[in-house]
Context: one part of a larger RNA
RNA sequence: GAUUGAACGCUGGCGGCAGGCCUAACACAUGCAAGUCGAACGGCAGCAGCACCCAGCUUGCUGGGUGGCUGGCGAGUGGCGAACGGGUGAGUAACGCGUGGGAAUCUGCCCAGUAGUGGGGGGAUAACCCGGGGAAACUCGGGCUAAUACCGCAUACGUCCUACGGGACAAAGGGGGCCUCUGAUGCAAGCUCCCGCUAUUGGAUGAGCCCACGUCCGAUUAGCUAGUUGGUGGGGUAAGGGCCUACCAAGGCGACGAUCGGUAGCUGGUCUUAGCGGACGAUCAGCCACACCGGAACUGAGACACGGUCCGGACUCCUACGGGAGGCAGCAGUGGGGAAUCUUGGACAAUGGGGGCAACCCUGAUCCAGCCAUGCCGCGUGCGUGAAGAAGGCCUGCGGGUUGUAAAGCGCUUUCAGUAGGGAAGAAAAACAGGGUGUUAAUACCACCACUGUUUGACGUUACCUACAGAAGAAGCACCGGCUAACUCCGUGCCAGCAGCCGCGGUAAUACGGAGGGUGCAAGCGUUAAUC
Numbered sequence: 001g002a003u004u005g006a007a008c009g010c011u012g013g014c015g016g017c018a019g020g021c022c023u024a025a026c027a028c029a030u031g032c033a034a035g036u037c038g039a040a041c042g043g044c045a046g047c048a049g050c051a052c053c054c055a056g057c058u059u060g061c062u063g064g065g066u067g068g069c070u071g072g073c074g075a076g077u078g079g080c081g082a083a084c085g086g087g088u089g090a091g092u093a094a095c096g097c098g099u100g101g102g103a104a105u106c107u108g109c110c111c112a113g114u115a116g117u118g119g120g121g122g123g124a125u126a127a128c129c130c131g132g133g134g135a136a137a138c139u140c141g142g143g144c145u146a147a148u149a150c151c152g153c154a155u156a157c158g159u160c161c162u163a164c165g166g167g168a169c170a171a172a173g174g175g176g177g178c179c180u181c182u183g184a185u186g187c188a189a190g191c192u193c194c195c196g197c198u199a200u201u202g203g204a205u206g207a208g209c210c211c212a213c214g215u216c217c218g219a220u221u222a223g224c225u226a227g228u229u230g231g232u233g234g235g236g237u238a239a240g241g242g243c244c245u246a247c248c249a250a251g252g253c254g255a256c257g258a259u260c261g262g263u264a265g266c267u268g269g270u271c272u273u274a275g276c277g278g279a280c281g282a283u284c285a286g287c288c289a290c291a292c293c294g295g296a297a298c299u300g301a302g303a304c305a306c307g308g309u310c311c312g313g314a315c316u317c318c319u320a321c322g323g324g325a326g327g328c329a330g331c332a333g334u335g336g337g338g339a340a341u342c343u344u345g346g347a348c349a350a351u352g353g354g355g356g357c358a359a360c361c362c363u364g365a366u367c368c369a370g371c372c373a374u375g376c377c378g379c380g381u382g383c384g385u386g387a388a389g390a391a392g393g394c395c396u397g398c399g400g401g402u403u404g405u406a407a408a409g410c411g412c413u414u415u416c417a418g419u420a421g422g423g424a425a426g427a428a429a430a431a432c433a434g435g436g437u438g439u440u441a442a443u444a445c446c447a448c449c450a451c452u453g454u455u456u457g458a459c460g461u462u463a464c465c466u467a468c469a470g471a472a473g474a475a476g477c478a479c480c481g482g483c484u485a486a487c488u489c490c491g492u493g494c495c496a497g498c499a500g501c502c503g504c505g506g507u508a509a510u511a512c513g514g515a516g517g518g519u520g521c522a523a524g525c526g527u528u529a530a531u532c
Stems, first nucleotide, its partner, number of pairs: 001532004006528005013379006019372002021337001026335003030332003035080003040077002043073002047071003050067008087290003096215007105207002110203003114199001116198001119153001121151002128143006157166001173193003216262003223253003228250008265287004269280004292313005315326004343369001345368003351365001352363004382412004392403004416473001418468005426459001429456006435449004476521005481502003487516005497504002
């Protein structure tokens, strides 16, 4: 000099953009952060409608009851999601990360293509009803019932391989038309659209595995290793492999630093520097690891799973003492620690994600707002004129000098802030309605289309523009011995004090304290800490 996730002191007008627990991976009150689908299912607790019945009367209302009939829908069965998104950096010196290669693998939804299938059956179970246990959490028994839940058969298929074995499926909805029984809210057969199911193949994406090289300090750590190194057989996995196991052999690593100890998430990058280097790894992005601590598996395409399960532990809470409940390193917020780090805010309008045919619902992701000079950037706190060089202050050699065109006065302007009014874009998105095109037997339905119309904005009293009034509301901080820009007086008297280094102070201190003046920066200025 540059820099910072900074802190502290004094001071503080506005705006834009960014950033904001670096410490206790300490403990957490409260609310929210993952749901959704009735176009999978049986149903109907609540709401609304409708129909019927009853009662009251104001004769079209009110109240009650019945009916899943309709819109919808609590709880439940089932599906998908919950493995993403969000947080943290404890652990890890490692194939963890980075770069470059590799072969022995899997991959839900999505995309494309292929081949079909939806043939025929079955038994349950929750909800519900009845009963029991428990303070609760919850749980047990009996009975009824459905499915895109579950299980066989057939067939497709496929693996090993010639002898067997394994082994799929599911329907729902929209629309139109027709026939029979019959006159219902029904059954059967065939058409069409859309979505789903099954099998196989490929793509894309994601994931698992292996290798080479690189990746901090210590030798006051020199030897380390028995599943250890290799082989064979067997097992296991989606997959190679001592990954596991039995037997056999005796190997394997190491001064090119093994082992041990300490420290640490890694990278893109950031800071500095002319560069080489050095230091760092906040925000943003990629990877990894973790989710009270330790261990384990289940489900699933995917987890050994932050807001899942089980076991052990510590801690907290409830209890009727028998037993139970919990996990903010999600967003806010609280206590604690600390020099120190924010609101228990708004909205799903946009972007993205989950579910759904969709409408839509959910989304503390996200977008915004709030707080903080924490940083960077921009703007303002007026402009011109004005010598009687006013008054006052300070200095003085008492003549004067300086503050100083500074002020006052006079003349202007009105940014920003204030008040009032106007007012984009973020919506070329999405939804609905219409129109067109396609599909089709069909002018239905359905799909597509920046074609048209309507609606949807948290921010928001938005940005921006106009008007109004009046210089009106807006300057401090550090320094002035040398380094280093800036000097005098008074006080003090090796005292009080200053100090980055040299050093100042013991009676005229430009170095202490005050004042006047000056210098430098400026909504900041200094100090401290830290890196180059």
Molecule: small-subunit ribosomal RNA, 5' domain
Organism: uncultured bacterium